[in-house]
A computed fold for a 60-nucleotide RNA from Callosobruchus maculatus, annotated as transfer RNA.
Rfam family: tRNA. By type it is a transfer RNA. Rfam's curators write: Transfer RNA (tRNA) molecules are approximately 80 nucleotides in length.

RNA sequence: AUGACUCAGCUGGUAAGAGCGCCGGACUAGAAUUCCGGAGGCGCGGGUUCGAAGCCCGCU
Numbered sequence: 001a002u003g004a005c006u007c008a009g010c011u012g013g014u015a016a017g018a019g020c021g022c023c024g025g026a027c028u029a030g031a032a033u034u035c036c037g038g039a040g041g042c043g044c045g046g047g048u049u050c051g052a053a054g055c056c057c058g059c060u
Base pairs, nucleotide, nucleotide: 001060005019006018007017013050022038023037024036025035026034043059044058045057046056047055
């Protein structure tokens, strides 16, 4: 080492968020901008624990 990209996640617990990008819609003669909605992620394999993105071990 976390969505396609750039980063958060307060040193284990509520439903993992933001910007940009993408898709759909509104707007427009058309586009851009703007607004609304949506999809999408914890490198892999084990362990500890009631519970792991966060701790331990190994691998790339």

RNAcentral holds the sequence, with entries from Rfam.
NCBI's taxonomy places the organism under Eukaryota, Bilateria, Panarthropoda, Aparaglossata, Callosobruchus.